[in-house]
RNA sequence: AGAGUUUGAUCCUGGCUCAGAAUGAACGCUGGCGGCGUGCUUAACACAUGCAAGUCGAGCGUGAAAGUCCUUCGGGAUGAGUAAAGCGGCGGACGGGUGAGUAACGCGUGAGAAUCUGCCCUACAGUGAAGAAUACCUUCGAGAAAUUGAAGUUAAUACUGCAUACGUCCCUACGGGGAGAAAGGUGGCUUUAUGCUAUCGCUGAAGGAUGAGCUUGCGUACUAUUAGCUAGUUGGUGGGGUAAUGGCCUACCAAGGCAUUGAUGGUUAACCGGCCUGAGAGGGUGUACGGUCACAUUGGAACUGAGACACGGUCCAGACUCCUACGGGAGGCAGCAGUGAGGAAUAUUGCACAAUGGGCGAAAGCCUGAUGCAGCGACGCCGCGUGGAGGAUGAAGGUCUUCGGAUUGUAAACUUCUGUUAAGUGGGAAGAAAAAAGCAUUCUUAAUACGAAUGCAGAUGACGGUACCACUAGAGAAAGCACCGGCUAACUUCGUGCCAGCAGCCGCGGUAAUACGAAGGGUGCAAGCGUUAUUCGGAUUGACUGGGCGUAAAGUGUGUGUAGACGGUGUAUUAAGUCUGUUGUUAAAUUCCCUGGCUCAACUAGGGGCAAGCAGUGGAUACUAAUACGCUAGAGGAUGGGAGAGAGAAGUGGAAUUCUCGGAGUAGCGGUAAAAUGCGUAGAUCUCGAGAGGAACACCAAUGGCGAAGGCAGCUUCUUGGUCCAUUUCUGACGUUGAGACACGAAAGCGUGGGGAGCAAACAGGAUUAGAUACCCUGGUAGUCCACGCCGUAAACGAUGAUCACUAGAUGUUAAUUCUGCUUGCAGAAUUAGUGUCGUAGCUAACGCGAUAAGUGAUCCGCCUGGGGACUACGGUCGCAAGAUUAAAACUCAAAGGAAUUGACGGGGGUCCGCACAAGCGGUGGAACAUGUGGUUUAAUUCGACACUACGCGAGGAACCUUACCUAGGCUUGACAUGCAUUUGACAGUUGUAGAAAUACAAUUUUUUAGGCUUCGGCUUAGACAGAUGCACAGGUGGUGCAUGGCUGUCGUCAGCUCGUGUCGUGAGAUGUUGGGUUAAGUCCUCUAACGAGCGCAACCCUUACUUUCAGUUGCUCAUCGCGUAAGCGAUGCACUCUGAUGGGACUGCCUGGGAAACCAGGAGGAAGGCGGGGACGACGUCAAGUCAUCAUGCUCCUUAUGUCUAGGGCUACACACGUGUUACAAUGGUCGGUACAAAGGGCUGCAAUACCGUAAGGUGGAGCCAAUCCCUAAAGCCGAUCUAAGUUCGGAUUGAGGUCUGCAACUCGACCUCAUGAAGUUGAAAUCGCUAGUAAUCGCGUAUCAGCAACGACGCGGUGAAUACGUUCACGGGCCUUGUACACACUGCCCGUCACACCACGAAAGCUGUCUGUACCCAAAAUCAUCUUAGCAAACCUGUAAAGGAUGCGGGUGCUUAAGGUAUGGGGAGUGAUUGGGGUGAAGUCGUAACAAGGUAGCCGUAGGAGAACCUGCGGCUG
Repeated sequence: AGAGUUUGAUCCUGGCUCAGAAUGAACGCUGGCGGCGUGCUUAACACAUGCAAGUCGAGCGUGAAAGUCCUUCGGGAUGAGUAAAGCGGCGGACGGGUGAGUAACGCGUGAGAAUCUGCCCUACAGUGAAGAAUACCUUCGAGAAAUUGAAGUUAAUACUGCAUACGUCCCUACGGGGAGAAAGGUGGCUUUAUGCUAUCGCUGAAGGAUGAGCUUGCGUACUAUUAGCUAGUUGGUGGGGUAAUGGCCUACCAAGGCAUUGAUGGUUAACCGGCCUGAGAGGGUGUACGGUCACAUUGGAACUGAGACACGGUCCAGACUCCUACGGGAGGCAGCAGUGAGGAAUAUUGCACAAUGGGCGAAAGCCUGAUGCAGCGACGCCGCGUGGAGGAUGAAGGUCUUCGGAUUGUAAACUUCUGUUAAGUGGGAAGAAAAAAGCAUUCUUAAUACGAAUGCAGAUGACGGUACCACUAGAGAAAGCACCGGCUAACUUCGUGCCAGCAGCCGCGGUAAUACGAAGGGUGCAAGCGUUAUUCGGAUUGACUGGGCGUAAAGUGUGUGUAGACGGUGUAUUAAGUCUGUUGUUAAAUUCCCUGGCUCAACUAGGGGCAAGCAGUGGAUACUAAUACGCUAGAGGAUGGGAGAGAGAAGUGGAAUUCUCGGAGUAGCGGUAAAAUGCGUAGAUCUCGAGAGGAACACCAAUGGCGAAGGCAGCUUCUUGGUCCAUUUCUGACGUUGAGACACGAAAGCGUGGGGAGCAAACAGGAUUAGAUACCCUGGUAGUCCACGCCGUAAACGAUGAUCACUAGAUGUUAAUUCUGCUUGCAGAAUUAGUGUCGUAGCUAACGCGAUAAGUGAUCCGCCUGGGGACUACGGUCGCAAGAUUAAAACUCAAAGGAAUUGACGGGGGUCCGCACAAGCGGUGGAACAUGUGGUUUAAUUCGACACUACGCGAGGAACCUUACCUAGGCUUGACAUGCAUUUGACAGUUGUAGAAAUACAAUUUUUUAGGCUUCGGCUUAGACAGAUGCACAGGUGGUGCAUGGCUGUCGUCAGCUCGUGUCGUGAGAUGUUGGGUUAAGUCCUCUAACGAGCGCAACCCUUACUUUCAGUUGCUCAUCGCGUAAGCGAUGCACUCUGAUGGGACUGCCUGGGAAACCAGGAGGAAGGCGGGGACGACGUCAAGUCAUCAUGCUCCUUAUGUCUAGGGCUACACACGUGUUACAAUGGUCGGUACAAAGGGCUGCAAUACCGUAAGGUGGAGCCAAUCCCUAAAGCCGAUCUAAGUUCGGAUUGAGGUCUGCAACUCGACCUCAUGAAGUUGAAAUCGCUAGUAAUCGCGUAUCAGCAACGACGCGGUGAAUACGUUCACGGGCCUUGUACACACUGCCCGUCACACCACGAAAGCUGUCUGUACCCAAAAUCAUCUUAGCAAACCUGUAAAGGAUGCGGGUGCUUAAGGUAUGGGGAGUGAUUGGGGUGAAGUCGUAACAAGGUAGCCGUAGGAGAACCUGCGGCUG
């Protein structure tokens, strides 16, 4: 610091996602040690049990027991004045917990005045003398218990008077007067009841310190779909109350107070130091530690006290739990442990007061779940280890493999070394300083008390025998997790086969998955690693730093103007902002820096330091602000001129439509692409005249004018607003913008009343159509018009807010002014104010903008933050209504979008071409047959090919074979190949048997080469050949043409497709290759930011047409000879034809015309003329086109079978449909007879002549020919005859009979011949095919395959031999340029809405449920206060001898306030709800086709009506 993701690609906008850091975390897998931290984020849910606040005998009165000892057995002593309870004092307001409430002086920060403060410190003054009770205890009761009653007795530092009063308080005439305290304990000395003294206490009053209360400036969440709130409310006076100010409370008076700088309400939330993140500014957060606040089961209340309205106190009410003898009682873990529950989730019912601190005490000491420690948890941070070195047969095993090897990998084994941690043995700290207590000395003192100082000796450790140290043995006990398609470091094999699964985003998976699962290998981190959740970052994606608004989201429809914000110029003053110095504060901890302590680190100690903020104070005065006085450049006024559809009102004019009346006139009119509905013989349309009525104003007229916008158009008059120019002059900043507010605001629409000619939603009819609720036509009502009143919206657009200033020019136009020139009504120039076009700099993503900015600056306002949901819901406001305005969320997607680029496409445009159409000729489609295909059938009907580009195609030839299919019978190293091992010497042939055959069996016949040995019988070694057995392997027309090679089709023989360098553009790309001509052609010329080049075109090749030369046999015969009656034959010859080799020839070369040229038109010559005809030749690429069944080949499958052999069957089936053909339908013909002329091929397993036989197919026979020699070998034509328009002398299917040939075989299933039979068919609907010249049409001939043949097919050959082309409008295909695009799988594209089904969230809804809250009223506990009362009770004081009385208190009554509760009625928000509404998402559903191209009626906006649905129509507007 960035990256991925919208597109075919690009730039931009814009969202989503990732990489980082962090956590009080949780989950999964794994887990050696230690240190330091940390641990209920959920139910402020409920709690069993134990502990968490006591202490003081030096305040007081009482006062045991066990045990032990003694004993006279009665008891006594000791324990012991101990334990224990009680009275009394101090402390239970600290410490500890939690975060429910609280948007607040609660907190933070700063300032302040009207206060209190136990214990503590300082100094002062006192501490006298009395009295009456009471708990405990004893006795008697009540009760289950908790608890409690009565009587009796007793003490105090408990309680109550009295005395005294330096301070204090009150009153005051400032002379004074009045009120108000206390408690003693212990030690010592004296004397024995008084003193003294020390100390701890106590009282009064003052000061301090600490702590607390109070006031206040500023800061402190979201929400306006909360806009008004408030009666003790705001202030004053008197009174009350408090420690203290204060409406804190009360009586009276006044009517205030708060609020758009956000009151009131709602929701959420303890706040801060800090913590996390970030470059920072910021954003998030408030666990642990520290400060403050609040709370203690819920609500209320006070008491005590220095302090509480009190966590482990009291009273009352509610809920809950427990005990109960049913009468009553008890309780409060948000203290520490712990339990249940909740939850993804959070620990031990531990040890100790040794340390630190707290309470009490004079002290010892006691208490202390504060605290110190330990335990549990990888929850976090930090540290250490799991070994180090050597070690190549690169071991084995695993994995991969191209089978060679590679990798795991120096890794292991092995050798050697070390010894951290863990284990064992032994040693062993610091934390402890002391205080206290004890002893001694000194000081103080009257003192050997007390106190202080010094010294001596010396006790006390929970952790813990812990940290640490030493030694022993021994590599021994210690590595996992995630990931490996891109982002993002790291790749292979197998399995799976859109399944299982993965996934943060993009996306993987449909048989070769680096993306799923496993393995091997690798990468990253490491006692952890991943995942999930959350926060910040990246995100400049809310932009202060640091964004935008013409088209991407975004300028209010327009103006006037309030608050606010901003504001020209001079002087003076002030010093609020601003700048600067200084003081106080900003707790500690944390962060930062430097040192130090634990071996290091984490952790921790000490020191230093920073800054912002707030407050005080001193200074500066440029700028802003304030005040005062000025100025004229902004703004405005006056004066003189100008233009204008600016506005309102009244009047008036002509043209046209329609209607009415009258005349004239006759059969149609009207309307459309074409029609029909409609009107018309009752007289229309047309035409002439007259009249009525309403609405709109032709020409002028214009990127002309005016207005703020909407908008404004005949003419005249009246009233009126704004604006421009010029001139001097006046006012003196009066200005700009503008939240709310107010006004205006097209069309449609609404209300009331008029008006109504034309037009025209709705509606009706006619057409069109598959339908046509539309487009078209005929009618037609609201409406359109007027008056008054609403509505308040538009693509209300320049999609561009208003104002001011600055920044090159060129050229139109409108309105002025000035100047110049002259032709005196024109031209030119300059300056203003508008309104256009082009353009520089600059800006912009680009398009574009460009003085009328989208440039450069300034001020103010409005608005935007991914798409959809949604210009929506709910709520509010406005409206008569329609509706307008304001305006969410759930859910869902990874895009949506802008501009430009290349293509493709268009029922866009231009241009060009093609048997593309047209002009012609002949066909197909109808018939029969042949053949192929589909379908059906079948045991099988093998497989492939499917628009053009499958269908007489692979197949150029299925009876067996072929053959791949089916049935049946066999074989298993195999029908075929190679190798190894073992073994045999045969196998084959011939014959026979069984069998359908394969095959099996039997008989017969029977090996071979070389070397060695040899008894010549043979043996042995090596090899060939052949068989058998076994192992490797063979084999597959099994699958995948969507894994492939090769080959092929098609666009298309169309003229295109690209590259290098340069240039332009941010870029994709463009240019070149476009333009003007021309061509068959990107062929050539010319122009040109392009210049060149390549693959294509053309040419080079073959053939055909003419010809030279050469060569003449098998060809030829001009000439000559011979034979023959002749035909001819044989010689001679190579002139001609011909054959086949080599050359020539044609190049727009020549002429005329046109043209810049290229080239075009015409002509001459020529066999041939403008590419002469034909062929081969097929650019970059497209169609995942075709072929795994020609062949080759990856992967996969079968292996006694998906291989292989054999027989038979099938590929030839047949209600049907289609393609391609053949033969016909006849007279341009059929039949019969006669007669003429080819080319190109083929021929020895062959072609076969003459001849003979047969009606014929054919047979017999064989001359000749390995071919310019022989053979196969012509037909149409021509000359005659006949048929005479018919289902025929046309046509030949079908069928019967008989034959021929091939072949092992002709049944399924061959071809041909003869005789007989003689079907359909009389020229073929819609539609459709081929062909432009030796072509179509027509006629025959040949060949391959092949035993034969389905051939009417295919490929070739020649014979005869036409017609037509005006032309490019239209249909088809294609090329180039241009345009639009929402398409890019590219129009067979994209895409909209209803309906149906499933799921999801949301709204409405009769209601229902619980919750919060307001108001009014009722009831009213406890309690304070006020007041009344003294029935009852009562020690202190007063009177009194006493009795008794008084005073006072308790008690009781009443009242105010008031919790909980109740009743009634509102409001808020939540949940739920039959039914219902739209929305979203879903696989291939249904109906249409609205949009994107002129999307087939241009689209869109507002509004209104209509319609299954997209939508249609009317009115006005926009160009996107």
The RNA shown here (small-subunit ribosomal RNA) has 1520 nucleotides and comes from an uncultured Pseudomonadota bacterium. The RNAcentral record of the sequence draws on SILVA.